[in-house]
RNA sequence: GCCCCUGUAGCUCAAUGGAUAGAGCAUCUCGGUCCUAACGAGAAGGUUGUAGGUUCGACUCCUGCCAGGGGUG
Numbered sequence: 001g002c003c004c005c006u007g008u009a010g011c012u013c014a015a016u017g018g019a020u021a022g023a024g025c026a027u028c029u030c031g032g033u034c035c036u037a038a039c040g041a042g043a044a045g046g047u048u049g050u051a052g053g054u055u056c057g058a059c060u061c062c063u064g065c066c067a068g069g070g071g072u073g
Base pairs, nucleotide, nucleotide: 001072002071003070004069005068006067007066010025011024012023013022018056027043028042029041030040031039049065050064051063052062053061
């Protein structure tokens, strides 16, 4: 240089082109306990890497770029 894969919450991951993007863990609050923990209830947390395009509608399809991983001369 070329080819392939990946990029979504703090972390690990979901999400047929169609509802307000969800789950577990973690965090916070409340309950619980003599206290702490287990356990239970609730809350908060997202520019879906980035810039464009297609579409009535994009996390999803197309293109460039960026980052990470793998292959190859």
Predicted 3D model of a 73-nucleotide RNA (transfer RNA) from a Patescibacteria group bacterium. The prediction has a mean pLDDT of 81. Its Rfam family is "tRNA". By type it is a transfer RNA. The sequence is in RNAcentral, with records from ENA and MGnify. RNAcentral records the identical sequence in 2 taxa.